[in-house]
This is a predicted structure of a 72-nucleotide RNA (transfer RNA) from a bacterium. Rfam family: tRNA. Rfam classes the family as a transfer RNA. Its mean pLDDT, the model's own confidence on a scale to 100, is 83.
């Protein structure tokens, strides 16, 4: 330098056009002599950035940034 993949909650990830979710983690409560475990509830997101298409974009197009892989 070329090509491809990926970027969503604190972490690991799902979600392929129509109100953003799960597990783990965090907080509160129940339980317990105190904890752990278990159960219930809650909080936490500018879906990497910008432009475009669309009635409507995390999702589709284009560009940029970052990471990874392959090739040179």
């Nucleotide at each position: 330098g070329a090509u491809g993949a990926c970027a969503u909650a604190g972490c690991u990830c799902a979600g392929u056009g129509g109100u953003a979710g799960a597990g783990c983690g965090a907080a509160a409560g129940a339980u317990u002599g105190c904890a752990a475990a278990u159960c219930u509830u809650u909080a936490g997101g500018u879906c990497c950035c910008g432009c475009g298409u669309u009635c409507a974009a995390u999702u589709c197009c284009c560009g940029g940034u970052g990471u990874c892989a392959u090739c040179u």